[in-house]
Bacterial large signal recognition particle RNA from a bacterium, 264 nucleotides, folded computationally.

RNA sequence: CCGCGCUAGAUGGGGAGCUGGCGGUUCCCUGCACCGGCAACCCGCCAUAGCCGGGUCGAAUUCCUCUCCGAGGUCCGGGCUUUCAGGCCGGCCCCGGGUGAAAGGCGUCGAAGGUCGGGACCUGCGCAGCCCGGGUCUCCCAACCCCGUCAGGUCCGGAAGGAAGCAGCGGUACGGAGGCCACCCGGGGGUGCCGCAGCCAUCCUGGCUGGAGCCGGAAACCCGGGUACCGCUGGGGGUGCCGUGAUCGACGAGGGGUGCGCGG
Numbered sequence: 001c002c003g004c005g006c007u008a009g010a011u012g013g014g015g016a017g018c019u020g021g022c023g024g025u026u027c028c029c030u031g032c033a034c035c036g037g038c039a040a041c042c043c044g045c046c047a048u049a050g051c052c053g054g055g056u057c058g059a060a061u062u063c064c065u066c067u068c069c070g071a072g073g074u075c076c077g078g079g080c081u082u083u084c085a086g087g088c089c090g091g092c093c094c095c096g097g098g099u100g101a102a103a104g105g106c107g108u109c110g111a112a113g114g115u116c117g118g119g120a121c122c123u124g125c126g127c128a129g130c131c132c133g134g135g136u137c138u139c140c141c142a143a144c145c146c147c148g149u150c151a152g153g154u155c156c157g158g159a160a161g162g163a164a165g166c167a168g169c170g171g172u173a174c175g176g177a178g179g180c181c182a183c184c185c186g187g188g189g190g191u192g193c194c195g196c197a198g199c200c201a202u203c204c205u206g207g208c209u210g211g212a213g214c215c216g217g218a219a220a221c222c223c224g225g226g227u228a229c230c231g232c233u234g235g236g237g238g239u240g241c242c243g244u245g246a247u248c249g250a251c252g253a254g255g256g257g258u259g260c261g262c263g264g
Stems, first nucleotide, its partner, number of pairs: 001264006009057003012030005020046005034054005063257006072248004076243003079239008090230002093226007104215003113209008122198005127192002130188007137178004146171004154163003
């Protein structure tokens, strides 16, 4: 070096998911890759981590290992989009207040401020007035179960006499109608040239003091409140999007390594 027979090993791999973990069944990627049985209210195992049975290849294009490439998955951050909630924070918007330029106005015929009053407004009570309801007033009103008187008739009694009592008549309760002149009771108010009291705040006004300011207010900023439109805040969903992002990584390319026996 050649031939024959073996053995290790191979006969797919990866991501997600599940699991304490590993592998499988499941979904997806790769791309073609023995057969049968088992398995999601799982199945088989335990770092030598699918098990059982059968077949094929077999020391190299096929096994082992390293590097590169990189389909695809997952995660993170961002963008976009959608949905729910919110009022702590930001933007828009609205309201109130403060600082505040100019015009204008008031002010030595006395500003701001201080102090002592008066009035208004408001509240409560009273009084008055108005309105409403009820009563006092008049009329009607109960087959019996209301009252009085009770013809007739009834009952008790030998009689004298007595009892209950319908109709009628008279009256009344409940209720109804009327009247409201007056009085009483209760209630009410966009009632009042009324009285008393209170009076934080607001408006008007007078006296005294004071001695030169006051009112007004754009933009901007600040403070407080509101709203919930947003690139605000918090949560959920989606994605042919973005990233010298993290991680796993099929297929493929390249480098290295790999046993025993017999014969020539």

Background:
Model confidence (mean pLDDT): 78 of 100. Its Rfam family is "Bacterial large signal recognition particle RNA". It is annotated as a non-coding RNA gene. About the family: The signal recognition particle (SRP) is a universally conserved ribonucleoprotein involved in the co-translational targeting of proteins to membranes.